[in-house]
RNA sequence: GAGUUCAGUCAGCCUAGUUUUGUAGUGAAAUACAAAAGCGGGGAAACCAAUUUUGGGGCUUAUUUCUACGGAAAAUAGAAAUGGACAUCUCUCAGUCCUAGCCCGUCAGCUAACCUCGUCGGCAUUGAGGGGAGAUUGA
Numbered sequence: 001g002a003g004u005u006c007a008g009u010c011a012g013c014c015u016a017g018u019u020u021u022g023u024a025g026u027g028a029a030a031u032a033c034a035a036a037a038g039c040g041g042g043g044a045a046a047c048c049a050a051u052u053u054u055g056g057g058g059c060u061u062a063u064u065u066c067u068a069c070g071g072a073a074a075a076u077a078g079a080a081a082u083g084g085a086c087a088u089c090u091c092u093c094a095g096u097c098c099u100a101g102c103c104c105g106u107c108a109g110c111u112a113a114c115c116u117c118g119u120c121g122g123c124a125u126u127g128a129g130g131g132g133a134g135a136u137u138g139a
Base pairs, nucleotide, nucleotide: 005139006138007137008136009135012123013122014121018037019036020035021034022033023032024031038119039118040117041116042115043114048109055107056104057103058102059101063081064080065079066078067077068076083098084097085096086095089134090133091132092131093130
């Protein structure tokens, strides 16, 4: 250095949505306000690109097609495709589940400097199973 074998690689999850400091508050906290770090979103030149009622655009995995119902549109129901999540170090197969909703208001492509906003909410309770490949630690 290579090969083989064995044993490990932290029990909460989704989401950007976490952490720290100060003041108030309290028996201690919760909570409120302010600041900072981290993470995330939007606006915004040149160059390039594009075409504005068929309105257009943003956050998000959350879009598209078909069928039923409707005069049409929308909503609703179903199916399929697409996209996403599932606790392992990573990838992959299989399996299960989801594919909501909200916002701007006639307006925004990309976009350096710069400006600006968010840091919510929801779920689980001894289970998180199985196969393959790779990485890494020890023997």